[in-house]
This record gives sequence, structure tokens and C1' cells, in this order.
RNA sequence: GGAGCCGGCCGGGCGGCCGCGGUCCCGGUCCGCCGGGAUCGAGGAAAGUCCGGCCUCCACAGGGCGGGGUGCUGGCUAACGGCCAGUCGGGGUGACCCGCAGGAAAGUGCCACAGAGAACAGACCGCCGCCUCGCCGUCCGCGGCGAGUGCGGCGCCUGCUCCCGGAUUCCGGGUGCGGGCGCCCGCGGCAAGGGUGAAACGGUGCGGUAAGAGCGCACCAGCGGCCGGGUGACCGGUCGGCUUGGCAAACCCCACCCGGAGCAAGGUCAAGUAGGGGGCGCACCGGUCGCUCGCGGCCGGAGGAGGCUGGCCCGGUCGAGGCCCCCUGGUGGACCGCACGAGGCCGGCGGCGACGCCGGUCCCAGAUGGAUGGCCGCCACCCUCGCUUGCGAGGGCCACAGAAGCCGGCUUACAGGCCGGCUCCCUCU
Repeated sequence: GGAGCCGGCCGGGCGGCCGCGGUCCCGGUCCGCCGGGAUCGAGGAAAGUCCGGCCUCCACAGGGCGGGGUGCUGGCUAACGGCCAGUCGGGGUGACCCGCAGGAAAGUGCCACAGAGAACAGACCGCCGCCUCGCCGUCCGCGGCGAGUGCGGCGCCUGCUCCCGGAUUCCGGGUGCGGGCGCCCGCGGCAAGGGUGAAACGGUGCGGUAAGAGCGCACCAGCGGCCGGGUGACCGGUCGGCUUGGCAAACCCCACCCGGAGCAAGGUCAAGUAGGGGGCGCACCGGUCGCUCGCGGCCGGAGGAGGCUGGCCCGGUCGAGGCCCCCUGGUGGACCGCACGAGGCCGGCGGCGACGCCGGUCCCAGAUGGAUGGCCGCCACCCUCGCUUGCGAGGGCCACAGAAGCCGGCUUACAGGCCGGCUCCCUCU
């Protein structure tokens, strides 16, 4: 100098004028508000609503079935599918990056096409031995070379032609020419090589053999035992018989986790959960009080149609009541929830780190048709032009985007810019 990798951060600043929302104060008021002042007022993603939690209601969410999620190990955390540190596998020369990374000797299932054979497989081409035949040679023992799948044979079915017998158009038999299927044309060994495939029952090499083969050996991969290291995933060494294909993003198995609904949750006030009509149902037992002796009130127990528990069952709970079911009847206002929180910043300590602990300090949006904006000037930044090379002129003022209960993550979008660490290549000293 060039090319990269990783991490962190910013994402305009100041001033003036006008405007908007919250809170507080002052003044006025016809109590509806009005005027003035002070102070606060979007983001790194406020987004997607993907995951987890807080909170609220229904049992402080219980048992079973079903269903869903997560899936190397250890840790962090309120929790997580997040994060940190590692292991293993893959990629890169490297900094580093990526991984839906449990189990296939628990079972079931699938493995298209091609191929002889696709799961306790298989022999198409091929290699080899014996046998048969032919030719050649011979020292007559045999040796060498070639052939043993081609207009081949047999059986069955079937089409057409012709002949014979019986007969009503049909049946039976035979000749000839075709078509299809099956079997045979010697017996055996092998899986090295070729070929098919995503995958061919370990790989490479040497030995061995008729040819071959884990048949033997060496190394490598895999599996199992033992020893050592590590909390663990796993790693290293050694020994063994040689070898048990892939798919679980197929069912399934194993381990762990998960109740449901969501701030329009939920609560308070006002009001119409009023009022009106209909239906189910209030059986019973004990005690006590009153009495017009028929019953009625209260308490306790049991039962109870039905409602709630938002997949189902159990269980739980409410249950005679201003509401269990149906019809009619209409408001949609105000306040709380709701802004002090797993909170921000600074410092110290522990930890490789995620993170934790301690001390100090700060209060930091709260709308409900939904505020957080507009204009101007200067500076900064960017572009163009000019030259006196650090000034002048002109232009731009910018990206993604905007809270709605809150928090932790993930993912996605983003003009431009800053800082730190590291790697590789080239050059110079």
C1' cells in the first nucleotide's frame, strides 16, 4: 500500500420565532374553561408480533388422556427456541464463519429411475478349474490353441391357410406359416475388475491363490473392552474379533418443558347487569322460634337442574341468587390499571465470558382520532465549480422509521459516519 475478518458506537449540533401533548404553579372565570410561567416530551430498531416472562381473571393451575414445543455439553438468566464458554462436523491460506448436532444392534415403514442385485442382497459383462468337441504338435505320458446362445431343441397358449371326421353357423384331430410365454442346450468356484446408481455389505497396499476373497499382514475408518485426562459433550493410548447401509425435516422411542385467555385482561363510579315476558328448578333431614295449628322464618347438614374451570374425562368451584336458559330493552362516558422498573448512568469487586454483588447518583413520554412538528440563521457533513491548496461561490440538509400495559430476546429495514482489535498478500528499511 492492497484485500479482508470481528466487536462496539453515532445516526446531526446551537440559537430565534410559531405550534402541539403531560405535570406543577400563578391569575381570571359565566365553573364549561381562558391567559401566563416553569419543566418534561420517541427508537436503535418504537417495526414483525416469532419466542420467553411480569401483571390480570378463571383453583396460588391439581390428576389422567390427547396435543404442542425443545433436543451435543457445561453455565448465565425471572424465563426462553436467547446469551456465554466449550465439544464434534463442515467451509476458508488465515483472522474467522456456519450447523433443525438425541436415538437407525426397541419396533414399523420407505429407499424412485437405472441396475444382475437396494438389506441377514446379487452374478449381466468378466476371471478361473474340471468336462465335451474340433484343429495342431508330440518323446504317446500329454501339451497348446479355439469353440461349447443360434435362422437351436422341447412344452403350453394363440392368429391365419389347407385337409379329415361328426354336425345347423359349431366341435375334435392333423399339415404349413407367424406371434407370445416358459424350460433346456455341461458342472463348479470367485466377487478382484467393468457397468448401474444418491447409496453395492469397510478403504489403500503387499502377500496369497487355479482365479479370488479380512484368507493373512501393515496403515486408516468404524464398533466393542480396558487404562488415562476432562464436571461433561468428548479426547488420547492400548487390545480384540474383523465390519453391524441411509432416512427420525416418516411413524416412533427417550429426556425435559408447557392449564386457558389476554390491558377491549381486570377493577371502581355513573348508567339500562334497570325494567318487562317466558322456561328449568328449589325434593329431604335435624335443631330452634312464632302462630290463626294449616304453615312460615332462621341455623346446620345432605341433595340439587344448570353455570364456570375455553380440547376431553376426573376433580374443583358457584349454585335458588338483582339471573341458570330464551326473548325484549342501549349505553359505549369518566377514573384506576399506567409509568419506580428483572430501571438508567458512574465507580469498585468476583468471573475467560454471558453475568452477578456492593456503593453513589438520577427520575426519564403517557396520547385515546391518538401530542413529540414547521420556518429561518449559523456551524458540521456531502456534491459540483473556481483558484491563491485552504479558502470562495452554488446546491443538498437526506436513511429506515415512529410509542399505546411493561420488560428480556430473536428477526427484519436502514443514507452516511466514527472507534478498537485481528488476519493474509506485496513493497521498503

Bacterial RNase P class A from an Actinomycetota bacterium, 429 nucleotides, folded computationally. The coordinates come from a structure-prediction model, not an experiment, and the mean pLDDT is 76. Its Rfam family is "Bacterial RNase P class A". Rfam links the family to the GO terms dimeric ribonuclease P complex, tRNA processing and ribonuclease P activity. It is annotated as a ribozyme.